[in-house]
Molecule: Glycine riboswitch aptamer
Organism: Ilumatobacteraceae bacterium
């Protein structure tokens, strides 16, 4: 002096999964009925990429252990928005191969 790895922030990308019924409001309609939209709630079903938990290839080992995009589905989610593991780029910090 300084690569990769690591952490934080910013930007971009970023999947999956629904029906039924009820209530209320509004529109269409002369009224009922029917239908559409929005909101709330219930039942059952479903998704898996916030988080969480479990096992494991493997790693480490005196002891204690660490560990997934697998599994579970407690939480979360199933129009849009938000969120979103993970990926890319940039900036800063740290480490430090060379």
């Nucleotide at each position: 002096u300084a690569a990769a790895u690591u952490c934080a922030c910013u930007c971009g990308g970023g999947a999956g999964a629904g029906u039924u019924c009820c209530u209320g409001u509004g529109g269409c309609c002369g009224c009922c009925a029917g239908u559409c939209a929005c909101a709330g709630a219930a039942a059952c079903g479903c998704c898996g990429a916030a988080g969480g938990a479990g096992c494991a290839a493997c790693c480490a080992c005196c002891c204690c252990g660490g560990a997934a995009u697998c599994u579970c589905u407690c939480a979360g989610g199933c129009a849009c928005c938000c969120g979103g593991a993970c990926c890319g780029a940039g900036u800063g910090a740290g480490c430090g191969a060379g």